[in-house]
RNA sequence: GAAGUGCUUCAGACCGCCGCUGGUGCUAGUCCCGAAAGGGCGCACUGGAGGAAGGUCCGGACUGCAAAGAGCAGCGUAGCGGCUAACAGCCGCCCGGCGAAAGCCGAGGAUCAGAGCAACAGAGACGAGCCGGUUAAGUCCGGGUGAAACGGGCAAUCUCUACGCGCAGCAACACCAAGUAGGCCAGCGUUGAUGCGGCUCGCAGAGCUGGCGGGUAGGUGGCAUCGAGCCGGGGUGUGAGCCCCGGCCCAGAAGAAUGGCGGUCAAGGCCCCGCAAGGGGCUUCACAGAAUCCGGCCUAUCGAAGCACUUCACUC
Numbered sequence: 001g002a003a004g005u006g007c008u009u010c011a012g013a014c015c016g017c018c019g020c021u022g023g024u025g026c027u028a029g030u031c032c033c034g035a036a037a038g039g040g041c042g043c044a045c046u047g048g049a050g051g052a053a054g055g056u057c058c059g060g061a062c063u064g065c066a067a068a069g070a071g072c073a074g075c076g077u078a079g080c081g082g083c084u085a086a087c088a089g090c091c092g093c094c095c096g097g098c099g100a101a102a103g104c105c106g107a108g109g110a111u112c113a114g115a116g117c118a119a120c121a122g123a124g125a126c127g128a129g130c131c132g133g134u135u136a137a138g139u140c141c142g143g144g145u146g147a148a149a150c151g152g153g154c155a156a157u158c159u160c161u162a163c164g165c166g167c168a169g170c171a172a173c174a175c176c177a178a179g180u181a182g183g184c185c186a187g188c189g190u191u192g193a194u195g196c197g198g199c200u201c202g203c204a205g206a207g208c209u210g211g212c213g214g215g216u217a218g219g220u221g222g223c224a225u226c227g228a229g230c231c232g233g234g235g236u237g238u239g240a241g242c243c244c245c246g247g248c249c250c251a252g253a254a255g256a257a258u259g260g261c262g263g264u265c266a267a268g269g270c271c272c273c274g275c276a277a278g279g280g281g282c283u284u285c286a287c288a289g290a291a292u293c294c295g296g297c298c299u300a301u302c303g304a305a306g307c308a309c310u311u312c313a314c315u316c
Stems, first nucleotide, its partner, number of pairs: 001312010012265007020048007029041001031040003050287001054298002057296005062169004074165005079093005094108001095106004109160002114158002116154002127150001130143004173221004183212006194204003229248008267284007
């Protein structure tokens, strides 16, 4: 220098102005919305998308169902050992396949428990037999075809073995709580309660009053600041990981925030000038976007950078 392998990081930076939204502090009212529950309004400070927030494919936390325990059914996983809250994830090793190598890939238990299946060819394809020769004797030898002819193959067919899984999911679930919705109880009421704005008459007329508790609309919590949390250091282990110390608090709704404009710089592309060094102009910046939370897997992704390793060539 070329070709390749494994892994990691970034996903434009900074400044100014204007907004949106969470938290904290202060503040406002005889405030606004609402029957209530509850919610809203100002200022300051401060937080505000991702490596996949995505697919919803695995696994868990959490919640309810009887206290979730046992059996059956069903579903899933599958070399051996380990990590983990758990897993179909990850790590180490073995075996098999690919590669010259670094390395990559693997649905990798059992066919002496039982069942099922095998295109074409072939007399015959899972039952043993069939044909030819031979022998006292299915006693022995040979047989084209075919992947496979009596001994085997397939478990990515049922099955067996071992292990795991109860079911539903934040629209879970808990609390507060309207209605001239409805329920129960008590009292009064056709000997007229009650209504017709206060009284009388008159008219209508079967309900009226009080109490209780459950749900719906609506609201609040769950829910975002204490965590399988993040950063740094140390120890331990081949490794996944585990332990200790110090520091930090880090998005969050339900019309659903995370944005817009301007400037400077950086990177890529195109064009122009120039012999060149270089200069100028225009333009672009991917995939995507939280919704109960977390660990994985898979998929998408313009590009940029770094580390380790393999093989080949050349130079010292």
The prediction has a mean pLDDT of 77.
Predicted 3D model of a 316-nucleotide RNA (Bacterial RNase P class A) from Roseateles paludis.
The gene name in the source record is rnpB.
The source organism's lineage runs through Bacteria, Pseudomonadota, Betaproteobacteria, Burkholderiales and Roseateles.
Its Rfam family is "Bacterial RNase P class A". By type it is a ribozyme.